Background
Large-subunit ribosomal RNA, domain I from a soil metagenome, 549 nucleotides, folded computationally. Its mean pLDDT, the model's own confidence on a scale to 100, is 83. It matches the Rfam family "Bacterial large subunit ribosomal RNA".

Context: one part of a larger RNA
RNA sequence: AGCACACGGGGGAUGCCUAGGCGCGGACCGGCGAGGAAGGACGUGGCAAGCUGCGAAAAGCUGUGGGGAGCCGCACGCGGGCUUUGAACCACAGAUGUCCGAAUGGGGAAACCCGGCGGGUGUCAUGACCCGUCAUCCGCUAAGGCGGAGGCCAACCUGGGGAACUGAAACAUCUCAGUACCCGGAGGAAGAGAAAUCAAGAGAGAUUCCCUGAGUAGCGGCGAGCGAACGGGGAAGAGCCCAAACCGAGCGGGAGACCGGUCGGGGUUGAGGGGCCGGUGCGGGGGGAACCCGCGCUCAUACGGGGGCGAGCCGAAGCGACCUGGAACGGUCUGCCGGAGGAGGUGAGAGCCCUGUAGGCGAAGUCGACCGUAUGGGAGUGGCACCGGUACCCGAGUAGGGCGGGGUCCGAGAAGCCCUGUCUGAAUCUGGGGGGACCACCCUCCAAGGCUAAAUACGAGUCCGCGACCGAUAGUGCACGAGUACCGUGAGGGAAAGGUGAAAAGAACGCCGGGAGGCGAGUGAAAUAGAACCUGAAACCGUGUGCUU
Repeated sequence: AGCACACGGGGGAUGCCUAGGCGCGGACCGGCGAGGAAGGACGUGGCAAGCUGCGAAAAGCUGUGGGGAGCCGCACGCGGGCUUUGAACCACAGAUGUCCGAAUGGGGAAACCCGGCGGGUGUCAUGACCCGUCAUCCGCUAAGGCGGAGGCCAACCUGGGGAACUGAAACAUCUCAGUACCCGGAGGAAGAGAAAUCAAGAGAGAUUCCCUGAGUAGCGGCGAGCGAACGGGGAAGAGCCCAAACCGAGCGGGAGACCGGUCGGGGUUGAGGGGCCGGUGCGGGGGGAACCCGCGCUCAUACGGGGGCGAGCCGAAGCGACCUGGAACGGUCUGCCGGAGGAGGUGAGAGCCCUGUAGGCGAAGUCGACCGUAUGGGAGUGGCACCGGUACCCGAGUAGGGCGGGGUCCGAGAAGCCCUGUCUGAAUCUGGGGGGACCACCCUCCAAGGCUAAAUACGAGUCCGCGACCGAUAGUGCACGAGUACCGUGAGGGAAAGGUGAAAAGAACGCCGGGAGGCGAGUGAAAUAGAACCUGAAACCGUGUGCUU
């Protein structure tokens, strides 16, 4: 030195564990903000670095309700307190809430600097300090003034803009895709929505969503690829209001006829509807009228009913015997409950030990759908139907047309329909749009004003449940003081790091040592469980013995 065996050191794999993640389902809820948010800075504890909580009233103050013997957060120490006169803790309501931040008196390199006005403390007085107030824009208002906006937020929604890689085995039309992304806006949903819709000789009857129709009809360098609708079946279900004609009031203009605008009445439709005039029939009352009264609808508020949320409360049955063990929840024997044999914990594996579970109960406060009552407000209705007449109205820079684009399954095509940048430009029912060029017949529907719940989408938040999901190099980047340490001028990047034991019983005391560390003693079932702590693989390093050289 090598090999072998034994025993160690080192190291932290493996096994086991889970405080944390991941995914899915369901329910609830869906906003916060100038009454100063989200997010922060700085403070705040007797001792206090971090986290958490809180705000100069500072791990807290007040009230109400719950709770019931302990408590003063993580955090087990020292010191000192609180509490059955009900603390801690939990729920709700309120108070306080420095400074920055939309940040809003002005400024600014956020958490700082400097002011005006009014009031106050203090001073002989000034300086200083405290409280209140002072940004901008919009609406209303004669003014004083009143009301609103601004910013944040996971996805969902809507509008305005809008790629490229890629695919086409290259590439330009095309595709990716109206996707990603940017901007505006809104809501708990949004958008859409009450036919100028479809259909086809029969009819349907707003919108939305799902299944189907159907990868069909089509579109397409007819390549790649894109891709409907009608109809059928379901979910849900709801319909309304204006403009105009005409009438009235008061206002403005005009010499006047009349015109204009405001308000009220009227009116809202496609077997066309409405207005106006005449007629007929039927009408709640009183009143000349304002108005009273009546009817149903709707909104708000209050109360009540019933329900949810929101602290909690009750809740069955072995302190059974023996054995093993440190410990019984294990084994044997013998019982019991069960509307509860989900689960977790307890010194090993517990229906009957604990928390619970099934099943019940529950306050303040709060919530929204419903019902009832009351009060108040709002709009509606109080005339309707029919017949005849009249031809007054029925949404204009609109429909339609030309040119250029876009949308749709439709890429200019035979290219309708919808939107419109530009140039043009009608009609009012004997009117007008559509039925895929265009024409006729036929059918169908009334554009150019508006509102509208539900079925649908999403998940930041709360709660519940589940998993042929992970188990510390996995699962979130983070199981741990993690978006931390650290890196970067910055945008940004971004870790590592879990486990003593049932219980600290965390090793009094002695010895060696400056200490670290160790040896005894003691605890414990175990200390090769000793805090560098479960298990403790390998590389690597030793000690002892044997063999070989």